[in-house]
């Protein structure tokens, strides 16, 4: 050094995720990298942290380390969006309540706000009317096979006769009844009244008389307090973006250095 044979190690890996952690199902990244089975209401383990089962290759371009470069992901920062929250010692635009009475504006000596006697408008009784029922009593119609009445043809009954007696039907009249009318007594109700009369209420409103003598009123501006709030800002989340800019971690891949065996023949 060169052939042969074979061990350890190798056949992707990171980043998110998730998990007490670990590694896989899974998403994204990097690029080409044996294979099957297993798994999100998970699966399989515990610091030697996927498990079974197969199968390639093997001491170096291939393992295994140190270092530069560094795709790319998380985080921080920014930026933009929504949601809650604050407006007190962050800014306000509107709106609303109170309050004041500085302007403007109204009412006021033809008499303000007050006082004080009424009156109304409320309430309960009642009287009157008015309107509707109901009933008494009037008027007018109708109305009874016999069992109301009158008058009672025919025709019956009674007498020897005069003459008497009872009555159907028809006409007329009337009862209880019905049906109408129109003033009225009586009785009840009332979404009814320019109506009276007595009580009550005194808060409110409007209003007369008398006393009194200057002020009211808040309708528009401006203040003052308090509320509620749109919008800025600011807090907390959350979501998007972005990194050719900021913090911090993580890092596939890539270039350089260094490292690792055993047997056997030549």
């Nucleotide at each position: 050094c060169c052939g042969u044979g074979c061990u350890a190690g190798g056949c992707g890996g990171a980043g998110g995720g998730u998990u007490a952690g670990c590694g896989g199902u899974c998403c994204u990244c990097u690029a080409u990298a044996c294979c099957u089975g297993c798994a999100a209401c998970c699966c399989g383990c515990u610091a030697u942290a996927g498990c079974a089962g197969g199968g390639c290759g093997g001491a170096a371009u291939c393992c295994c380390u140190c270092u530069c470069c560094g795709a790319g992901g998380c985080u921080u920062g920014c930026g933009g969006u929504g949601c809650u929250c604050g407006c007190a010692c962050g800014g306000g635009a509107g709106c609303g309540g109170c309050c004041c009475a500085c302007c403007g504006g109204g009412c006021g000596u033809u008499g303000a706000g007050g006082g004080u006697c009424g009156g109304a408008u409320c309430c309960c009784a009642u009287g009157c009317g008015a309107u509707g029922g109901g009933u008494c009593g009037c008027c007018g119609g109708c109305g009874a096979a016999c069992c109301g009445g009158g008058u009672c043809a025919g025709g019956g009954c009674c007498g020897g006769a005069a003459g008497g007696c009872a009555g159907c039907a028809g006409c007329c009249c009337u009862a209880a009844g019905u049906c109408g009318g129109a003033a009225g007594g009586c009785u009840c109700a009332u979404g009814c009244g320019c109506c009276g009369u007595g009580g009550g209420g005194c808060u409110a409103u409007c209003u007369g008389g008398c006393c009194g003598g200057a002020g009211c009123c808040a309708c528009g501006g401006a203040g003052g307090u308090c509320g509620c709030c749109a919008c800025c800002c600011g807090a907390c989340c959350g979501c998007c973006g972005u990194c050719u800019c900021u913090u911090g971690u993580c890092g596939a891949g890539g270039g350089g250095g260094g490292g690792u065996g055993c047997a056997c023949g030549g």